[in-house]
The RNA shown here (small-subunit ribosomal RNA) has 1502 nucleotides and comes from a Chloroflexota bacterium. The sequence is in RNAcentral, with records from ENA.
RNA sequence: CGGAGAGUUUGAUCCUGGCUCAGGAUGAACGCUGGCGGCGUGCCUAAUACAUGCAAGUCGAACGAGGUGCCUUUGUAGCAAUACGGAGGUAUCCUAGUGGCGAACGGGUGAGUAACGCGUUGGUGACCUGCCCCGAAGUGGGGGAUAACUCCGGGAAACUGGAGCUAAUACCUCAUGUGGUCAUAGUUUUUAGAAAUCUAUGUCUAAAGGAGUAAUCCGCUUCGGGAGGGGCCUGCGUCCCAUCAGCUAGUUGGUAGGGUAAUGGCCUACCAAGGCAAACGGGUAGGGGACCUGAGAGGGUGGCCCCCCACACUGGAACUGAAACACGGUCCAGACACCUACGGGUGGCAGCAGUAGGGAAUAUUGCACAAUGGGCGAAAGCCUGAUGCAGCAACGCCGCGUGCGCGAUGAAGGCCUUCGGGUUGUAAAGCGCUUUUCUGAGGGAAGAGGAAGGACGGUACCUCAGGAAUAAGUCUCGGCUAACUACGUGCCAGCAGCCGCGGUAACACGUAGGAGGCAAGCGUUAUCCGGAUUUACUGGGCGUAAAGCGCGUGCAGGCGGUUUGGCAAGUCGGAUGUGAAAGCUCCUGGCUCAACCAGGAGAUGCCGUUCGAAACUGCCAGACUAGAGGACGGUAGAGGGAGAUGGAAUUCCCGGUGUAGUAGUGAAAUGCGUAGAUAUCGGGAGGAACACCAGAGGCGAAGGCGGUCUCCUGGGCCGGUCCUGACGCUGAGACGCGAAAGCAUGGGUAGCGAACGGGAUUAGAAACCCCGGUAGUCCAUGCCGUAAACGAUGCGAACUUGGUGUUGGCGGUGUAAAAACUGUCAGUGCCGAAGCUAACGCGAUAAGUUCGCCGCCUGGGGAUUACGACCGCAAGGUUAAAACUCAAAGGAAUUGACGGGUUCCCGCACAAGCAGCGGAGCGUGUGGUUUAAUUCGAUGCUACGCGAAGAACCUUACCUGGGCUUGACAUACUGGUGGUAGAGAACCGAAAGGGGAUCGACCCUCCGGGGAGCCAGUACAGGUGCUGCAUGGCUGUCGUCAGCUCGUGCCGUGAGGUGUCCGGUUAAGUCCGGUAACGAGCGCAACCCUUGCCGUAUGUUACAUGUGUCAUACGGGACUGCCGAUAUAAAGUCGGGGGAAGGAGGGGAUGAUGUCAAGUCAGCAUGGCCUUUAUGUCCAGGGCUACACACACGCUACAAUGGUCGGUACAAUAGGUCGCAAAACCGCGAGGUGGAGCCAAUCCUGAAAACCGAUCUCAGUUCAGAUUGGAGGCUGUAACUCGCCUCCAUGAAGCCGGAGUUGCUAGUAAACGCGCGUCAGCACAGUGCGUUGAAUACGUUCCCGGGAAUUGUACACACCGCCCGUCACGUCAUGGGAGCUGGCAACACCUGAAGUCGGUAUCCUAACCGCAAGGAGGGAGCCGCCAAAGGUGGGGCUGGUGACUGGGACGAAGUCGUAACAAGGUAGGUGUACCGGAAGGUGCGCCUGGAUCACCUCCUUU
Repeated sequence: CGGAGAGUUUGAUCCUGGCUCAGGAUGAACGCUGGCGGCGUGCCUAAUACAUGCAAGUCGAACGAGGUGCCUUUGUAGCAAUACGGAGGUAUCCUAGUGGCGAACGGGUGAGUAACGCGUUGGUGACCUGCCCCGAAGUGGGGGAUAACUCCGGGAAACUGGAGCUAAUACCUCAUGUGGUCAUAGUUUUUAGAAAUCUAUGUCUAAAGGAGUAAUCCGCUUCGGGAGGGGCCUGCGUCCCAUCAGCUAGUUGGUAGGGUAAUGGCCUACCAAGGCAAACGGGUAGGGGACCUGAGAGGGUGGCCCCCCACACUGGAACUGAAACACGGUCCAGACACCUACGGGUGGCAGCAGUAGGGAAUAUUGCACAAUGGGCGAAAGCCUGAUGCAGCAACGCCGCGUGCGCGAUGAAGGCCUUCGGGUUGUAAAGCGCUUUUCUGAGGGAAGAGGAAGGACGGUACCUCAGGAAUAAGUCUCGGCUAACUACGUGCCAGCAGCCGCGGUAACACGUAGGAGGCAAGCGUUAUCCGGAUUUACUGGGCGUAAAGCGCGUGCAGGCGGUUUGGCAAGUCGGAUGUGAAAGCUCCUGGCUCAACCAGGAGAUGCCGUUCGAAACUGCCAGACUAGAGGACGGUAGAGGGAGAUGGAAUUCCCGGUGUAGUAGUGAAAUGCGUAGAUAUCGGGAGGAACACCAGAGGCGAAGGCGGUCUCCUGGGCCGGUCCUGACGCUGAGACGCGAAAGCAUGGGUAGCGAACGGGAUUAGAAACCCCGGUAGUCCAUGCCGUAAACGAUGCGAACUUGGUGUUGGCGGUGUAAAAACUGUCAGUGCCGAAGCUAACGCGAUAAGUUCGCCGCCUGGGGAUUACGACCGCAAGGUUAAAACUCAAAGGAAUUGACGGGUUCCCGCACAAGCAGCGGAGCGUGUGGUUUAAUUCGAUGCUACGCGAAGAACCUUACCUGGGCUUGACAUACUGGUGGUAGAGAACCGAAAGGGGAUCGACCCUCCGGGGAGCCAGUACAGGUGCUGCAUGGCUGUCGUCAGCUCGUGCCGUGAGGUGUCCGGUUAAGUCCGGUAACGAGCGCAACCCUUGCCGUAUGUUACAUGUGUCAUACGGGACUGCCGAUAUAAAGUCGGGGGAAGGAGGGGAUGAUGUCAAGUCAGCAUGGCCUUUAUGUCCAGGGCUACACACACGCUACAAUGGUCGGUACAAUAGGUCGCAAAACCGCGAGGUGGAGCCAAUCCUGAAAACCGAUCUCAGUUCAGAUUGGAGGCUGUAACUCGCCUCCAUGAAGCCGGAGUUGCUAGUAAACGCGCGUCAGCACAGUGCGUUGAAUACGUUCCCGGGAAUUGUACACACCGCCCGUCACGUCAUGGGAGCUGGCAACACCUGAAGUCGGUAUCCUAACCGCAAGGAGGGAGCCGCCAAAGGUGGGGCUGGUGACUGGGACGAAGUCGUAACAAGGUAGGUGUACCGGAAGGUGCGCCUGGAUCACCUCCUUU
């Protein structure tokens, strides 16, 4: 005996911090569902209005009277029965009235109340108490009335007037006085205190009877006591707001009086001037026992049950009574409702039922007094909607059931499926068993006391029979959170507690199957506590996350050094009283169990009384000196105030010299200057600020303080001799000081300089830059009171390893004096131990360890705001919310990315060069446009001579038109077919297709047939249709850049870091050295191919006749190996030698982890979707070839380094049988004829530029060749749209190309031709090959790209990022607002009901006094005070609404700019002032929470 966490801020991390969830609870409601029983509970809203019935009566043993029944008697009528009466008696009979008691209890409700109302503790010496109990004493005599009743009236009624009669336990008087009261005097005793006791004298003061044969009983009167009940007082406790800070005139106290049961300003008069303060005011609320929750401390609640209070239609008032200012009494006023004959009356469910209304919502107009309790009564008894029971409601708690066992072919059906199966599932069916429950039948209580008497109730319970029979739902299934698949939907419909799901493959929506949870319930909503240590007493924080007042002085308060004695308030212990019961916990017991109920015990922190202890705190008294202060002697200082004074510089003025500029900027211009500037010299004026010294140095509480001198003045430090003796610390309020800007008044004004003017910049420039310039800056006096007033770190005290500077003082060593060393006190810096911290960091100047006191914080925005209050001349300051809205907002650190940050390195990146492109014409591609179609894709680098290694048809996917429908193509099944499959003439047609004469097969065989084929049908085929953002594969790009990672270890709470860094070096994360790292992997390099040199072997078809060239194959060769220099004598680098080649020899192939949802569904493959007489397929024709235009890549040129003509020379790769094709001949030529040779080192293929010579002579040309006409050739079924070539003629633009831009570092660029693939034909493209063959590189400042390190960051979709404000539109809440309109509580005045009290003496008047007159007393009337309600008025507080208006929040991809984040392109921020469409700009002062570079200083290491 008792404490659980999770989701959500980020790319990730730690922290701070809010939001949300899982739990429990309820007088509940709603949705779906619903078998039974027990025990409880049930208008939370309209304290709204109520029909009807009932809820408080009883006593005849208090009294008279009446009625009724009976008995006796009697009258009248009658024959009688009988009828109508009278009198008397009687009754356990009835009751309108008088009288008594009760009606003040019981029952309801929570409006009001923040209060002695409640709770708890005391007090009452300031009190009361009917009925009940105990005790003492008494109960004698007399009197006058009055209801009822009778009569007469009024009134509709309610009710009421007059006259007359009568009784009492009704009323009055006298007597008695045990007693009691009062007054006076005394006595005893106790107190805080007038109390109480006793004695004496005097005054006043009682009573009722009834019943009974009686005994006696019940009453009555006075007094004393008790019990129980109540009144009053009191300490403590008892919600929120300070944006309520002052309230109060009966107020506070006194005296006297009144009043009450009683104290008291409770009330009145007079006197004094006090009293209270988180008062007063506002809001909300009945309080407690308890209930819920919680580990507890707490938090929330106050329904049922119990105690107290308050209320009874609203407000006021008294009467009666023991008690009321009275729920079912009275009076008055008001509102409402009802009756009415209109004159007047009546009513009060917040009692029990019930009705209407309100509401999400809450029950029967039931039975009984049998029990318990209450009232009355002597009793019987009567009354009792208290109560006991029943009814309704799953509203709650508890219990039970809806079956149990066996049962596999794992049935059917459903769902899923990878088609195999899985799952529903022993579940069902089927077989056996049981009967709680249910239905029927029978019996049948306790609760009741000595007998009878039971609403509940024929109920509980018991027995028998029947039959698995009568009985399961609801929510959820993305994570939190247990439980998953399919289909539908397609940012739609919808879900959602938070995070978030849904835009065509949704475990998140809807449905289905399955699963999970709970179960006669399940879920939702609402509310409370918990989780939340998220208000932190237990148990939090404040350098940067929210949070230290700008600083000081100091009242109250809080806290307080050493020591002695005392007290005992706090504190601690014992005893005791109290803390109602119920509830709670434990132990027992009773209902079959439980819920429920009963008994016992425990617990209840507060409070009271008493005894004790004396350590600590406190108080009193005494002492001390370590805290604090003072005296004395020294000492440093920009500490403060006032006055005086000095030089340098700027500007201005005067004069001289002197001449054309000056000034300013990135560059300019405005400005100044020939009326003489700037420059320079001399003289003068005035204001402001004080160079060097100067330092992170000093002083001050902070703000702040800087030439020199004088005067006045505050504080500190050091020394340790003396004095005081805790005098101290902190500090809410309060008071003072308080940069800059700003304000007021008056001065002053040199420079600077908001605003303003001008010039620039710019798309604009309300800015940055420039020229001017006013307030201001300065002084005096007074305001303001704020700053990043910062160390973003309150003040004081103590304790806790060290090192090193510096300032001031003192001591010691030392010195001639110093310096220096050393110790110590006070300041001021840096680095660091432990420790702390989320980290950064702090670290004796703490952010460490503790104590005291103050201030402040509680998610972001709204909001440094509104309203209110206070302050201010104003500007404004201080204080300070809410609605609404978001799920974050933040801090520190990490990895990246980025920077108009820094450093280093590399690259044809720049530079240095060469040749181009961009201009022209043409070719090709693309965009755009056009079109019936111009099929589709590729779109910065990384699309654009790209897919396409070649569109006339085909290709072809597009368009138009014509056909086919198991199909052009595949597979399977069923049926059919034997002149079958196949071939196929005429005819129609553009073809496809239709048509069908005629011809005509194959394989196996058991000879039946089967296969193949064909036809028909069913499954299916087909799709270049969609989705490259569902995919595979492949590819591009960064980039052939040097990077990307892992294991173990180490560091860090962690993300992560280290390794991978640093110094060198390299093409390289290449290698070396250092090193908390040591190793390893993918990359680099190497291995592979090719080429350059050599060797060996072989040699056909090559050359050629050989030690050779060439070809093929295999080897060798290069490794910083050698020398020198340099270097850490490491890696390496530089130079040299040798070598064909030298530091990777040249070239290629080879492409790390990854990035771009990069590209491709049209190459292929493929999920899903779509289509099926069409998006499939076949055919013809057309289109992809269009053409105002724009771009990309090329070709050809613009010419003389050239064109043309002639001559002459030298290659390599590569291809060839549906092919390459020689010689020869024809043609100007393309080409044709021809066909030798070649399946190839054998045959086929003129290289061109170059070189030699001639000509042209700078021109649109003998340049250039577009375009067009004509004539031809070739391929092909076919060159019209739409091929290539040749010849003749034609002869366009173009004279070297703007901004800009591309390639290339050596056998490269450039120039020149040749081959090949595709291909029937078509090459300016692509890809190879050789020929000729340069220039330049100082270098890395800059542009671009990349790598490394570092720095800043508000970026992480990563700068094509993020993000601010105005404006426009919509929605929402809110402030102001001329006003309009409600509510609340007061105040002033007027009027003033009922009623108490007082006065008065007009009228009336039984008891008493008096012979009488009359009086006392009483009643009515009248008057007065008070006073509810009402009226009038001006204010206060608080709502609603309001034209217009202010800002705020949110909203889809609106408009304008670009303020901030990087040095954010003018560092940012801040207080203040001015200005501006807006972010914002500028001035003055301040901050670093500024990057970068340089200097100084300090520290660390050596």